[in-house]
About this RNA
Small-subunit ribosomal RNA from an uncultured bacterium, 1519 nucleotides, folded computationally. The RNAcentral record of the sequence draws on ENA. Its Rfam family is "Bacterial small subunit ribosomal RNA". Gene Ontology terms of the family: ribosome and structural constituent of ribosome. Model confidence (mean pLDDT): 82 of 100.
RNA sequence: UGAGUUUGAUCCUGGCUCAGGACGAACGCUGGCGGCGUGCCUAAUACAUGCAAGUCGAGCGCGUGAACCUUUUCAGAUUCCUUCGGGAUGACGAAGAGCGGAUCGAGCGGCGGAUGGGUGAGUAACACGUGGGCAACCUGCCUAUAAGACUGGGAUAACUCGUGGAAACGCGAGCUAAUACCGGAUAAUACUUCUUAUCUCAUGAUGAGAAGAUAAAAGAUGGCAUCUCGCUAUCACUUAUAGAUGGGCCCGUGGCGCAUUAGCUAGUUGGUGGGAUAAUAGCUCACCAAGGCAACGAUGCGUAGCCGACCUGAGAGGGUGAUCGGCCACACUGGGACUGAGACACGGCCCAGACUCCUACGGGAGGCAGCAGUAGGGAAUCUUCCGCAAUGGACGAAAGUCUGACGGAGCAACGCCGCGUGAGUGAUGAAUGUCUUCGGAUUGUAAAACUCUGUUGUUAGGGAAGAACAAGUACUAGAGUAACUGCUAGUACCUUGACGGUACCUAACCAGAAAGCCCCGGCUAACUACGUGCCAGCAGCCGCGGUAAUACGUAGGGGGCAAGCGUUGUCCGGAAUUAUUGGGCGUAAAGCGCACGCAGGCGGUCCUUUAAGUCUGAUGUGAAAGCCCACGGUUUAACCGUGGAAGGUCAUUGGAAACUGAAGGACUUGAGUACAGAAGAGGAGAGUGGAAUUCCACGUGGAGCGGUGAAAUGCGUAGAGAUGUGGAGGAACACCAGUGGCGAAGGCGACUCUUUGGUCUGUAAUUGACGCUGAGGUGCGAAAGCGUGGGUAGCGAACAGGAUUAGAUACCCUGGUAGUCCACGCCGUAAACGAUGAGUGCUAGGUGUCAGGGGGUUUCCGCCCCUUGGUGCUGGAGUUAACGCAUUAAGCACUCCGCCUGGGGAGUACGGCCGCAAGGCUGAAACUCAAAAGAAUUGACGGGGGCCCGCACAAGCGGUGGAGCAUGUGGUUUAAUUCGAAGCAACGCGAAGAACCUUACCAGGUCUUGACAUCCUCUGAUAACCCUAGAGAUAGGGCAUUCCCUUCGGGGACAGAGUGACAGGUGGUGCAUGGUUGUCGUCAGCUCGUGUCGUGAGAUGUUGGGUUAAGUCCCGUAACGAGCGGAACCCCUAAUCUUAGUUGCCAGCGAGUAAUGUCGGGGACUCUAAAGAAACUGCCAGCGCAAGCUGAGAGGAAGGAGGGGACGACGUCAAGUCAUCACGGCCCUUACGUCCUGGGCUACACACGUGCUACAAUGGUCGGUACAGAGGGCAGCUACCUAGCGAUAGGAUGCUAAUCUUUAAAGCCGAUCUCAGUUCGGAUUGGAGUCUGCAACUCGACUCUAUGAAGCUGGAAUCGCUAGUAAUCGCAGAUCAGCAAUGCUGCGGUGAAUACGUUCCCGGGCCUUGUACACACCGCCCGUCAAGCCAUGGAAGUGGGGGGUACCUGAAGUCGGUAACCGCAAGGAGCUGCCUAGGGUAAAACUCAUAACUGGGGCUAAGUCGUAACAAGGUAUCA
Repeated sequence: UGAGUUUGAUCCUGGCUCAGGACGAACGCUGGCGGCGUGCCUAAUACAUGCAAGUCGAGCGCGUGAACCUUUUCAGAUUCCUUCGGGAUGACGAAGAGCGGAUCGAGCGGCGGAUGGGUGAGUAACACGUGGGCAACCUGCCUAUAAGACUGGGAUAACUCGUGGAAACGCGAGCUAAUACCGGAUAAUACUUCUUAUCUCAUGAUGAGAAGAUAAAAGAUGGCAUCUCGCUAUCACUUAUAGAUGGGCCCGUGGCGCAUUAGCUAGUUGGUGGGAUAAUAGCUCACCAAGGCAACGAUGCGUAGCCGACCUGAGAGGGUGAUCGGCCACACUGGGACUGAGACACGGCCCAGACUCCUACGGGAGGCAGCAGUAGGGAAUCUUCCGCAAUGGACGAAAGUCUGACGGAGCAACGCCGCGUGAGUGAUGAAUGUCUUCGGAUUGUAAAACUCUGUUGUUAGGGAAGAACAAGUACUAGAGUAACUGCUAGUACCUUGACGGUACCUAACCAGAAAGCCCCGGCUAACUACGUGCCAGCAGCCGCGGUAAUACGUAGGGGGCAAGCGUUGUCCGGAAUUAUUGGGCGUAAAGCGCACGCAGGCGGUCCUUUAAGUCUGAUGUGAAAGCCCACGGUUUAACCGUGGAAGGUCAUUGGAAACUGAAGGACUUGAGUACAGAAGAGGAGAGUGGAAUUCCACGUGGAGCGGUGAAAUGCGUAGAGAUGUGGAGGAACACCAGUGGCGAAGGCGACUCUUUGGUCUGUAAUUGACGCUGAGGUGCGAAAGCGUGGGUAGCGAACAGGAUUAGAUACCCUGGUAGUCCACGCCGUAAACGAUGAGUGCUAGGUGUCAGGGGGUUUCCGCCCCUUGGUGCUGGAGUUAACGCAUUAAGCACUCCGCCUGGGGAGUACGGCCGCAAGGCUGAAACUCAAAAGAAUUGACGGGGGCCCGCACAAGCGGUGGAGCAUGUGGUUUAAUUCGAAGCAACGCGAAGAACCUUACCAGGUCUUGACAUCCUCUGAUAACCCUAGAGAUAGGGCAUUCCCUUCGGGGACAGAGUGACAGGUGGUGCAUGGUUGUCGUCAGCUCGUGUCGUGAGAUGUUGGGUUAAGUCCCGUAACGAGCGGAACCCCUAAUCUUAGUUGCCAGCGAGUAAUGUCGGGGACUCUAAAGAAACUGCCAGCGCAAGCUGAGAGGAAGGAGGGGACGACGUCAAGUCAUCACGGCCCUUACGUCCUGGGCUACACACGUGCUACAAUGGUCGGUACAGAGGGCAGCUACCUAGCGAUAGGAUGCUAAUCUUUAAAGCCGAUCUCAGUUCGGAUUGGAGUCUGCAACUCGACUCUAUGAAGCUGGAAUCGCUAGUAAUCGCAGAUCAGCAAUGCUGCGGUGAAUACGUUCCCGGGCCUUGUACACACCGCCCGUCAAGCCAUGGAAGUGGGGGGUACCUGAAGUCGGUAACCGCAAGGAGCUGCCUAGGGUAAAACUCAUAACUGGGGCUAAGUCGUAACAAGGUAUCA
């Protein structure tokens, strides 16, 4: 920072898509480690189990009653003494009592359960953010200061006894304590009243004084002690003031959608007075008033917790509101209060409801949106862990207890960050794989191999590391006390770790255990092979796939990222694609049909003041975290810490005064008024007029009229049409008339009168900014249409008839009703257009015209100049995508309004408003497409135009189409009838020769390295000839013994056998190709370089004026040149010259013959074949600038390209050919190859093309007779002779060719036939032959004889030809044994007619025009119907949801009331009133879902019917 995609290409508009970043994510494949974070976004669904709020004995009374101590009884070890009976001692023990009071338990009492933790349902609100206010408030614990703590009382739980209940839980009687409860005293800066001073922003605030009423725990522990009193320390307590902290209320302001929600509101808005509250207030009540809110969006509906911040973005913005932090709200759903400093209370209470559980059926219990966890829902989100060691909290004097807050661990690649999966050397560039042009390339230094390291990992050791203070004991100091204790501070000692044997460190071990995912057609980095064959599939967009797919699948290779990689979803970006920054509206989407005008927005010149906006300084605030910067700590980073900076449309305050605003004063140029003139189809009403059409009456008249492309319907002998006169009636106003005039637009056209609006010019008297625009609103508004009543001549929807047509509900014709006209009232739309909103100013000109004014000149008519306002054309700068616009802007600016945001669906549906209706205004969505558009360019096309050419038509001549036959094709048939060619440009074409062969087809029979080529091995001859079998290929046998070279080893050629590589294929693809050919077309075109123009595609050149056969040439010209074509060069032909004369020729000379250049000779002539020359509009005349044209011109053999040929531009037709040949893929390989025999390609109801022969007298037949050219010839052409009627045969001659070979025919001269199916015509068939050939049956040609078909000039239609041409006549050649040849290619003989001309048909060229075509008109494309799918509207109804209204009922509870009962009393119970959750009933509105049937819409390779549009689209199109 852009890119792809509309087109044949271009520019522009415009949408769609992509590349980036992010995430509480999910899914697919994969997965080594660590650190730091994060983890129910869905069902505020339901919850098993455990835990999450307790603590204090230093407040109290009880119960329990351990240790220690004392003592009694029993028993009695040991030791001593002993008179041996016993005495003393009495350990360990047993039992009891006393003292003692630890511990534990519930209770009274205090503090805490209002914090912490969770969630986001509700809420559009003072809920939140921000900034203020409270002179309208409260605040437990904490801090400071001051004062105090006096004196009394009666209860009650626990406990004991009795008793009810399954339980939960009670009930009665009796006893007892307090820091529980209640009196009395004292007492104020608090309360009430009064007096007074000071101050302020209103209500008021602050201070001083007086009077009145009102409180407490005499407590606990320690110490001292005068030990019953008391003193003291600490804690606790009371009152008051102040602080701090936390809260409450009020206000300014900010942040969602829908107007298809426009009106809402009765406690509603305000007041007065009560009540309530900590406190203000309709917060509540009584009374009074009738207000309040709203287009600057009230009300309603929908959606939503708000913010710091997070993501993105250059920013402005846009999106989000997880984790962390602040605030709010909620705690199963709804209501309510109690207690308290604080709640209307998550783990409290009461009631109602739903649900779950227990039950003895009477009644009870519960609330995970705390931490774990379960079920369910879902694409989806964790452990029923450890610990209070730290931090924080509750209680306590403290030890301490409690703490799912918190600290940690666990699970999860969910995210961010870091590390690793090894490093170095290593070429024979190994092997494998893949590709291959077979040479190689690539995988690839990659591996192997060698050397090294050890992060991580494993093992072992270390590591009480760091994270820690309190308390206790001892000591010291300080304040304080009468003193001590105690308190506070410090020092020493002692003690405490969940994480965790963790982080970290050390050592050893082995490269060992650790790489995937996506992509590779373009965008977008990265290519080949195989498979598949519009199938399977891919795809974000464009789009790939129909037999050579870099796009599908696989493989190899490559690219990217990496413990992740892709996909999906969402948001921002790119998107200037909602444009404030930063877009547009003539034709792409977009200016309301036009005006008036309320609100709003904007507003001329000068001066003064002010300070709201504006600018600037200061102060306050904008929490922390986050972002940014700096520094620091984890080895780095993520992460964390410290400091700074930044952040507001904020508040207060000081200043400035240019601009805007506000206030005041002045001005005249904007705007208006006045006066004097001007033009006009401006509007309305009334009247008048003539022409024409039609009709009526009468007269004349007599057969048609009318209408069309042509007709018919229609009118007319009952008198039309025509014509004359008179009359009736309606509508419209010829000429004038003009890109002339007027009007806001629609619109306005005979004349006169009345009335009325606006505009312009001149003057500069007057007002003094009075202006511009204009959402809503109001009015006007063509045609058609509607209502009521008239009117109706012409025209004329509908309708009828006639035509046209395949049809014709049309176009054309004949009629004709509404309507068109008038009056009144609706409608309110048009391509209502300049497709261009209104206003103002500025910015080169030229030239018309309309209405005025001024000046100059002029006798007049006029002419010229200046100027104002309108209306046109042209054009510059500028502008525009281009076209174009251009002082009448689409230029340069300002102000205000309206409108647009891809195409379709759709100006449709629903809703609302308007309308009598028709309908109008407003105006979506689902769904669907990747385009839809605009302008311009090049082509192509047109039943567009202009110019021009061509045997294109016309003018002519002769044919085809009819007959018979030949030949080719289609079709049919067949075992096969091989294949190809298909409008022109296939069809006597490939085929310049199908009996076998050819031959590719069919049937049958053979062969399998092969009929043919190369290589290898072995053998050594082969071939030819003969015999046998066979249809033959072939098989068997015989005969035959011989190739060349040699360094003697062998080699070459040939044949046989074997082996495998391979051969072979007229098998497929001409849409994979080369080559070659046809065609447009021998048409005159097709291009390039440089320059110029254009944003560009492109244009110019190449167009224009002439001319030509020609883009041939000339002139002009932003073009100048050039190339491929054209022309010329080449060949033949036409006259002539020179040279040369054999096989050609023979004039002259000579010779010879019956005759003949036959001979000698000759080069004169013809001719042959080589080289010259000749024609160039060169000359003349006319025309013309020139090119050039014209001329029965001259001259010339030839005259304007002399005639003919060869030669074929860029390209088109995917034209033809794989069967001439070559060739890439594919296919067959004992067969799709090869060989052989026979058959077929020759079939035959039929159709078509091309030809031949005819139909006859311009002829047939017979006889006679004349004249060519060009070719061919030895396996040949054959003279001549003989035989035969003949085809031919037998002899024989010349010629390897200017030497020999070939009667030319029509023609001419005669004869005959005499108009007939013939003496025309020759098909068909019988018979007999000839020739070729192994062989004429299928299936040859020719001859003779006989036979003698159709056919008497050919319908529609169609072909060739412009001069030596058509027509007609014969001759030759290729192929070939022969021939289906009447074909093809050549040759000469005889030899015409016609062309006015370019209107028309066909084809072509150039210019221009239109186009919705570009596969290019054989194009494109519309609508109904039929089929399938999808979403949607209507709909009798049906089922839900939320909210409101009215009425009924009404729990708990506060408040209010209250005689009986309880209490000494305070008070309580009970009863009751109001309010009220919930419930019920009723009628409406809104919304969602669904529905028989029904409406249109969209989409879908090959359905039906037509052909509406695009060209003049065949009736111009459209509104």